[in-house]
RNA sequence: CACCGAAAGGGCAACACUGCCGAAAGGCAGUGGCGCAAAGCUGCGGGUCUAACGCCGAAAGGCCAUGACUGCCGGGCUGCCGAAG
Numbered sequence: 001c002a003c004c005g006a007a008a009g010g011g012c013a014a015c016a017c018u019g020c021c022g023a024a025a026g027g028c029a030g031u032g033g034c035g036c037a038a039a040g041c042u043g044c045g046g047g048u049c050u051a052a053c054g055c056c057g058a059a060a061g062g063c064c065a066u067g068a069c070u071g072c073c074g075g076g077c078u079g080c081c082g083a084a085g
Base pairs, nucleotide, nucleotide: 003085004082005081011036012035015032016031017030018029019028020027021026034071040077041076042075044074045073046072047069048068049067054063055062056061
C1' cells in the first nucleotide's frame, strides 16, 4: 500500500408520517430507524421510472426525455479505523 472487516470512535438513513417544490417520476426538511464498510461524490455505461412539451388518433389512448433514480448493477474519483489472516 492493496486485499480483508474484529474492536473503537463515529457516519449515512430504507420506509412511514408531516410540511414544501414538481405535470409526474422524484427531490428537500423534520420525527422515528429498515438496513449499509463507501448506503461519500459522479448520470460515464447498462438498466428502471415518469411523460410536461412534442407527435399520432374522432376519442379512449399510444409513442417520445430534454426529466428522474447512485439504497438496481457496474465504472471513475475520494475517504475514518487497523484485530486475525
Molecule: c-di-GMP-I-GGC riboswitch aptamer
Organism: Desulfobacterales bacterium